[in-house]
RNA sequence: AGAGUUUGAUCCUGGCUCAGAAUGAACGCUGGCGGCGUGCCUAACACAUGCAAGUCGAACGAGAAAAUUCUGCUUCGGCGGGAUGAGUAAAGUGGCGAACGGGUGAGUAACGCGUGGGUAACCUGCCCUUGAAUCUAGGAUAACUUCGCGAAAGCGUUGCUAAUACUGGAUACCGUUCAAGAAACAGUAGUUUUUUGGAUGAAAGAUGACCAAUCCAUGGAAGUUGUCGUUCAGGGAGGGGCCCGCGUCCCAUUAGCUUGUUGGUAGGGUAAUGGCCUACCAAGGCUACGAUGGGUAGCUGGUCUGAGAGGAUGAUCAGCCACACUGGCACUGAAACACGGGCCAGACUCCUACGGGAGGCAGCAGUGAGGAAUUUUGCGCAAUGGGGGAAACCCUGACGCAGCAACGCCGCGUGGGUGAAGAAGGCUUUCGGGUCGUAAAGCCCUGUCAGGUGGGAAAAAAUAUCCCUGGUUAAUAGCCAGGGGAGCUGAUGGUACCACCAGAGGAAGCACCGGCUAACUCCGUGCCAGCAGCCGCGGUAAUACGGAGGGUGCUAGCGUUGUUCGGAAUUACUGGGCGUAAAGAGCGUGUAGGCGGCCUGAUAAGUCAGAUGUGAAAGCCCUGGGCUUAACUCAGGAAGUGCAUUUGAAACUGUCAGGCUUGAGUAUGGGAGAGGAGAGUGGAAUUCCCAGUGUAGAGGUGAAAUUCGUAGAUAUUGGGAGGAACACCCGUGGCGAAGGCGACUCUCUGGACCAAUACUGACGCUGAGACGCGAAAGCGUGGGGAGCAAACAGGAUUAGAUACCCUGGUAGUCCACGCCGUAAACGAUGAGCACUAGGUGUAGCGGGUAUUGACCCCUGCUGUGCCGCAGCUAACGCAUUAAGUGCUCCGCCUGGGGAGUACGGCCGCAAGGCUAAAACUCAAAGGAAUUGACGGGGGCCCGCACAAGCGGUGGAGCAUGUGGUUUAAUUCGACGCAACGCGAAGAACCUUACCUGGGUUUGACAUCCUCUGACUGCUUCGGAAACGUAGUUUUCCCUGCUUGCAGGGACAGAGUGACAGGUGCUGCAUGGCUGUCGUCAGCUCGUGUCGUGAGAUGUUGGGUUAAGUCCCGCAACGAGCGCAACCCCUGUCUUUAGUUGCCAAUAUUAAGUUAGGAACUCUAAAGAUACUGCCUCGGUUAACGGGGAGGAAGGUGGGGAUGACGUCAAGUCCUCAUGGCCUUUAUACCCAGGGCUACACACGUGCUACAAUGGACGGUACAAAGGGCUGCGACAUCGCGAGGUGAAGCAAAUCCCAAAAAGCCGUUCUCAGUUCGGAUCGGAGUCUGCAACUCGACUCCGUGAAGUCGGAAUCGCUAGUAAUUGUGGAUCAGCAUGCCACAGUGAAUACGUUCCCGGGCCUUGUACACACCGCCCGUCACACCACGAAAGUCGGCUGUACCAGAAGUUGCUGGGCUAACCCUUCGGGGAUGCAGGUACCUAAGGUACGGUUGGUAAUUGGGGUGAAGUCGUAACAAGGUA
Repeated sequence: AGAGUUUGAUCCUGGCUCAGAAUGAACGCUGGCGGCGUGCCUAACACAUGCAAGUCGAACGAGAAAAUUCUGCUUCGGCGGGAUGAGUAAAGUGGCGAACGGGUGAGUAACGCGUGGGUAACCUGCCCUUGAAUCUAGGAUAACUUCGCGAAAGCGUUGCUAAUACUGGAUACCGUUCAAGAAACAGUAGUUUUUUGGAUGAAAGAUGACCAAUCCAUGGAAGUUGUCGUUCAGGGAGGGGCCCGCGUCCCAUUAGCUUGUUGGUAGGGUAAUGGCCUACCAAGGCUACGAUGGGUAGCUGGUCUGAGAGGAUGAUCAGCCACACUGGCACUGAAACACGGGCCAGACUCCUACGGGAGGCAGCAGUGAGGAAUUUUGCGCAAUGGGGGAAACCCUGACGCAGCAACGCCGCGUGGGUGAAGAAGGCUUUCGGGUCGUAAAGCCCUGUCAGGUGGGAAAAAAUAUCCCUGGUUAAUAGCCAGGGGAGCUGAUGGUACCACCAGAGGAAGCACCGGCUAACUCCGUGCCAGCAGCCGCGGUAAUACGGAGGGUGCUAGCGUUGUUCGGAAUUACUGGGCGUAAAGAGCGUGUAGGCGGCCUGAUAAGUCAGAUGUGAAAGCCCUGGGCUUAACUCAGGAAGUGCAUUUGAAACUGUCAGGCUUGAGUAUGGGAGAGGAGAGUGGAAUUCCCAGUGUAGAGGUGAAAUUCGUAGAUAUUGGGAGGAACACCCGUGGCGAAGGCGACUCUCUGGACCAAUACUGACGCUGAGACGCGAAAGCGUGGGGAGCAAACAGGAUUAGAUACCCUGGUAGUCCACGCCGUAAACGAUGAGCACUAGGUGUAGCGGGUAUUGACCCCUGCUGUGCCGCAGCUAACGCAUUAAGUGCUCCGCCUGGGGAGUACGGCCGCAAGGCUAAAACUCAAAGGAAUUGACGGGGGCCCGCACAAGCGGUGGAGCAUGUGGUUUAAUUCGACGCAACGCGAAGAACCUUACCUGGGUUUGACAUCCUCUGACUGCUUCGGAAACGUAGUUUUCCCUGCUUGCAGGGACAGAGUGACAGGUGCUGCAUGGCUGUCGUCAGCUCGUGUCGUGAGAUGUUGGGUUAAGUCCCGCAACGAGCGCAACCCCUGUCUUUAGUUGCCAAUAUUAAGUUAGGAACUCUAAAGAUACUGCCUCGGUUAACGGGGAGGAAGGUGGGGAUGACGUCAAGUCCUCAUGGCCUUUAUACCCAGGGCUACACACGUGCUACAAUGGACGGUACAAAGGGCUGCGACAUCGCGAGGUGAAGCAAAUCCCAAAAAGCCGUUCUCAGUUCGGAUCGGAGUCUGCAACUCGACUCCGUGAAGUCGGAAUCGCUAGUAAUUGUGGAUCAGCAUGCCACAGUGAAUACGUUCCCGGGCCUUGUACACACCGCCCGUCACACCACGAAAGUCGGCUGUACCAGAAGUUGCUGGGCUAACCCUUCGGGGAUGCAGGUACCUAAGGUACGGUUGGUAAUUGGGGUGAAGUCGUAACAAGGUA
């Protein structure tokens, strides 16, 4: 620090996701040790049990027992007394403590907390310090005792008693208060000091020591003295109360709140200010700088994260607050409205004798419950701290320790070295190997941790006791302070640590390995099972699932999940945007607010600098120290960006004062304008009415019809009515803020502009709310209504047509008044100011020059357009009218959908508008540009593409292929063009892959091994054959050596296992080959240039061509694959060569038959020829084109071969090859028979026809190219014939196939189902072949079907072509209407490119990119999900009114009762207090009516998501009606 993901690719916008760190965590797998920390985040849910706050006998009274011992009595059972126990235990009065410490975070949005101040408005027990004092008197009361009640808890009563308990009095340094005076300070009241006088206010003793003086007199009392305590007062420290400035979450779909409310006066109350409370008076107070209401939440130091700014958080530790079962209340006290105190009410639990009682773990342990989840009912007061005490000491679940938990951080270990036969084994393999891997084993070492044995700390220092010194004192006592020595005390714990023993021994896992992201192979699975953080994997070769091997990462842990920050500049202060991606309000006026020209002076609020105080400790950071290190911890420092006070500066902002004119405005003079409102006027046109002329149609459309018209339309002429709109002028011209404004005249009226001077003197800009204006449509009331025209009706179109088209037609459109308040209200661009190259139009008004004048020319301001530089922008584009550069203010945006929707509120008559969410769902949605593809877009061009022609197909019969059907099987493949006379250049057996049946299993075929033997042939039996069975015959070749034997080879048989075999699957795993677009003219590259980039340029443009063919131009220059040419055949000529070919001349024959010839034809080799070369015209002096000459041939002469980059997952695993899978007594192999030849039917391709341009018969010509020895076969002969028999020649320019046929010449038929046509069937044959039944071809005789030129539709062909005629060949034993070749005869037509089809180039649009066979919308149906409405219903919170009112404080009362004090006549009275009563307040509770919020609900509404559902086709191309 970034990465993945929208696209075919690109840039941008934008969301989602990941990598990091952290955690009081949880879960899964795993787990050796230690140190230090941490551990109910949920139910502030309920709690059994134990403990957590006591202590003091030196405040007080009283005071046991057990036990031991002594002793008396004894009926030997015991009883009594004394001492010790012991002034002990337990209880009580009293004091102090219990308000600390410990827990929790429910409540609280608050002066609660934080920070800084104030208190002149206050308090403060214990502690420190200073001063003074501690006199005197009295009455009670617990305990105890008596009686009683009660189950208990407890209560009442009688009698006695003490105090440092309680009370009266005295005194007053002093305090408080009152009065008077003075000084200082503060400045808001006022405070402090001081002088005088008056009033008022205290106390308690305990315990040591001493005896000079007094009394008793050993000694004690009084007294003296020490210590502690007590009282009053001052000061301090520490602590607290109250007040104030600032800071402190979300919602405006919470906008108004408030009656003790705001203030005053008086009083009460408090330690103290204050409506804190009461009475009276006034009517205030808070709020857009967010009151009130609702929701959520303890706050902070800090913690986590982050570069920081920030964001999130508030466990442990520390500070503050709040709470203690829930609610209320007070008492005591220095302090509480009190966690382990009280009273009342409520809920709950427990006890109960049913009458009543008891309780409060959010203390430490622990239990249940809840939950994903959080520990021991441990040890100790040894240390630190706290309470009490004079002290010893006691108490202390604070605390110190231990236990449990990998919950976290830190440290250590699980060994080290050597060791290649690279062992075995696993995995993999191209079978060679590779890898685990120096890893292991082996050898040599070490000794941490754990284990065992032994030793063994620090943490402990004090108090008290003893000694010394000093102080106090009369004192050597006591006490205080200091010093020294001795002695006592350890929960942890026999722990840390140390030594020794033994021995590599006891100690490694988890996740991941498609990309992001480090790490790859095999097997299994087969869109299944599963994975997944995002993108996405899995449909038979998965690095993505599961396993394995290997690897990568971390390591006593590793992963997953949750949460937070980061990345995210994705809320942007640092640090974003708004023309088209989300985003400028429709426009203006203007309030608050924000911002604001030049100069001078003052001030010092902001600002800047310094100082001081504070910013607790801990933490973070730095430097050191201590635990072996680290974590941890100790010490010091720094930092703490803040707040407050204070000193200074004065540039800027603010404020105050004074001035200025340039911003702004006013006055004067001009001209321009569809600016607005009102009133009036005008002509053209449509329609209607009247009248005339006139006759059959008019109208309308793609074509029609509805409609109008013989009752006279349309057309035309004249007259009239009425409403609406204003042609031409009209112009990216004008005006207006926008909406908008267009005939003419008048009246009223707003604004802008220009020119020149004068005046005011910052008066300005923007503008939340607010107010006004605001197209069309719509609404209300009343008019008006010609044309047009939603709705509606009819006619068409259509599969349908609730549309587009047509004929009609009502609201409406118009006017007046009033609503509505929205638009793609758009420049999709808020307003204002300033600055930043130009060029060229146009509108308005000026200036200059010039002119007689009008122009022209130069120039200024204002508006409105176009082009364009810099700059900006993702690009497109914008560009002085900015989207550039800056400033000011406002509005708005934060992924898509849900949704501009629901609910709520406001507005509206309604329609509806404004404001405006969430659940849920997706990983995209989007902008600009690029390349393609496509378009019922455009332009140019080509092609038998159309057109012009000729002949066909589609109808018939047959042949052949396919589908379908059938079948045991009808083997398989091919399916638009580009499958269908295709693979198949030839299925009777074979082929053959299919079916049935019979057989074989190392196999029909290949290699290796062992054994035997020639192989083989022949015979017998069974059999359909394969094969089996029985027998017989002969025994191979080569080499060594040649005696026998050995070796090798061929072949055969038997055997064993490796293996063979497969026309089994996958053409979507492949190679090769092929088809197709298409013989179309295209497809690319290098360098350069342009662009952020995909890409572009080149290759586009102007011409031209069959052609990206060539020329010219050009930021391109070149090049490659294609085109063309080079190759073959053919057309002309030449040369060479003449046999089997040829024959002009000579001879000859039946015949080029022979002799001869080498001229010709021909053959087959080498050459030549054609290049727009020549002429002319056009064209850019070009390329090229038109015409012509010559020439056999002319512009590529004709034909063939040749097929660019690529497309179609095109075809082929059944030609061949091949990966993987499957099969192995079978999916292999052999054999016989059958099938591939079936047949209601449909299609393709052909043949033959339908006839006279013909058929039949007879005669008679003229080819080319081929083939031939298992062959072609002359000729002769037989047969009507197919053919048979005999047989010459020929391995071929020689012989044969071989007759060419159409043609030509005759004859006949005469338009008919025929002398056309030949199917079908019957009979008889021939040939091939082992064999023609299924199932061959041909011949002869007979039979003689359909068919009379073919619907919609459709095919081929542009010249030696179509058409027509025959011939040959491959395959092949035989079988051809197919295929491949060959020649003969031999046309017609092409105006032309509008249209159909296909293609090329350029351009345009696009929401397509699997690319239009694309994409995609809505209803309906089904399933699921969340949400809204809803008669109701059930809760929470809360308001108002009223009822009722516990405990309690306070006030009043207090007839009952009443120790202290006073008076007294001693009876009592007073005073005081208590019970009781009562008033106000008030918790829980109740009633009524609301508000708000949540749950639920029949039904209902839309939304979202789902597999290939239904109906249409709305959008994207001119998307077929933009």